[in-house]
Transfer RNA from Candidatus Vidania fulgoroideorum, 72 nucleotides, folded computationally. The source organism's lineage runs through Bacteria, Pseudomonadati, Pseudomonadota, Betaproteobacteria and Candidatus Vidania. Its Rfam family is "tRNA". The family's RNA type in Rfam is transfer RNA. Rfam links the family to the GO term triplet codon-amino acid adaptor activity.

RNA sequence: GUCUAAUUAGUUAAUAUGGUAUAAUAAUUGAUUUGUAAUCAAUAGAAAAAGGUUCGAAUCCUUUAUUAGACA
Repeated sequence: GUCUAAUUAGUUAAUAUGGUAUAAUAAUUGAUUUGUAAUCAAUAGAAAAAGGUUCGAAUCCUUUAUUAGACA
């Protein structure tokens, strides 16, 4: 330099070829306990950035950024 793949909650991963974005764990609160842990219940928390297509985009298209890999 060229090509390919990936980017979703604090972390790890889902999401049928466009129609309300889920789970586990972590965090907070409450219950339970003499107390802690464990357990149970509840709460809050996210689509890398910009633009385009569409009634509607995490999903399709373009560009950029970061990471990984292959070739030279």